Predicted 3D model of a 356-nucleotide part of an RNA (large-subunit ribosomal RNA, domain IV) from an Eggerthellaceae bacterium. Its Rfam family is "Bacterial large subunit ribosomal RNA". Taxonomically the source falls in Eggerthellaceae (Bacteria, Bacillati, Coriobacteriia, Eggerthellales). The coordinates come from a structure-prediction model, not an experiment, and the mean pLDDT is 89.

[in-house]
Context: one part of a larger RNA
């Protein structure tokens, strides 16, 4: 020096990002206990008091010897109740720094964010405010359901039936969830408008008997049949189009002006929009300017808390605000406590280290 373990004057967080870590706390009885609450909780709140041996003792429970009385004489009842175990007092008395004498054994308040809660997770750097959740909502789904899984046979769903099963999104409970359907999506609709294979088969092309012209090679013209190509015209869903639907996906304005100090602006003007953000909340797990700004706490506070609203860029089941209780969660404060620190020293085991 390192690890572990113990032990400290005065001072206590001055240490640090951070009270990490380490003290302090601890058991049973008894008294006592606040805000809040969902009335159950909050609670072991918090805060005190006692706790050992030893004699006497009073009061209860347990068992029930000796003894007695009865008669159905038995391993019988019943009566009294020593002795012995046991609880819960009273009185006096010892001893030691110390009595739950040792071990096992909560530190506590206050405020605030997030999540209701119990669970569940990253085996192996993350246990969370991340997943779950009971509860709410929309949608699918008439049963050979929907939906999954198989190439199929076949299975699950379900030996179940809309109080049932599937998907999605929200997340206990409380008070609530506003406008916008123009986009996309879905759900309905069929009048018009486009449109696919396929019906159709006009026209057009090749061949070709035949005719016409050449002396000829060959030219033109061309029924039928046979082949090619194929126009109109009929024709489904889709799209266009008409509607509805945001607890579908999603969206939720800008300029200017105006009151008898100022400063504002309840009103007014215009422009775009599908509609222009309602309630509640905000410098927020959300604010950039920014350590906004008051006001609390501290001597002194970029953090915390309580407000203001100028919301860069909160806002309503990608839910909005609360909420007792819960948390190995996060922030902030505070008592207690302590080698965390001022400032380090000492000691105990074991290593490093030196001789061998």
């Nucleotide at each position: 020096c390192c690890a572990c373990g113990g032990u400290u004057a005065a001072g206590g967080a001055a240490c640090u990002c951070g009270g990490c870590a380490u003290a302090c706390u601890g058991g049973c009885u008894c008294c006592g206990u606040a805000a809040c609450u969902u009335c159950g909780g909050g609670a072991g709140a918090a805060g005190g008091a006692g706790c050992g041996c030893c004699g006497c003792u009073g009061c209860g429970g347990g068992u029930g010897g000796a003894g007695g009385c009865a008669c159905g004489u038995g391993c019988u009842g019943c009566c009294c109740g020593a002795g012995c175990c046991u609880g819960c007092g009273g009185c006096g008395g010892c001893c030691g720094c110390a009595g739950c004498g040792a071990a096992a054994c909560g530190g506590c308040c206050c405020a605030a964010g997030c999540g209701a809660c119990u669970g569940u997770u990253u085996a192996u750097c993350a246990a969370a405010a991340a997943c779950a959740c009971a509860g709410g909502a929309c949608u699918c789904u008439g049963c050979a359901a929907a939906g999954c899984c198989g190439c199929a046979a076949g299975g699950c769903g379900a030996c179940g039936u809309a109080u049932a099963g599937g998907g999605u999104c929200u997340g206990a409970c409380g008070c609530c969830u506003g406008c916008c359907c123009g986009g996309u999506g879905c759900c309905g609709g069929a009048a018009g408008g486009u449109u696919a294979c396929g019906c159709g088969g006009a026209a057009g092309c090749g061949u070709c008997a035949g005719c016409g012209g050449g002396c000829a090679a060959c030219c033109g013209c061309g029924a039928a049949g046979c082949g090619c190509c194929g126009a109109a015209g009929c024709c489904a869903a889709g799209c266009c189009c008409c509607g509805g639907u945001a607890a579908a996906c999603g969206g939720c304005g800008g300029c200017c002006g105006u009151a008898a100090c100022u400063a504002u602006a309840a009103c007014g003007g215009u422009c775009c929009u599908a509609a222009g953000g309602u309630a509640g909340c905000g410098a927020a797990a959300u604010u950039c300017c920014u350590u906004g700004u008051c006001g609390g706490g501290u001597a002194a506070g970029u953090u915390c808390c309580g407000a203001c609203c100028u919301g860069c860029a909160c806002g309503a089941a990608u839910g909005g605000c609360g909420u007792a209780a819960c948390g190995a969660u996060u922030u902030g404060g505070g008592c207690g406590c302590u080698g965390u620190c001022u400032c380090a020293a000492c000691c105990g085991u074991g290593g490093a280290c030196c001789c061998g």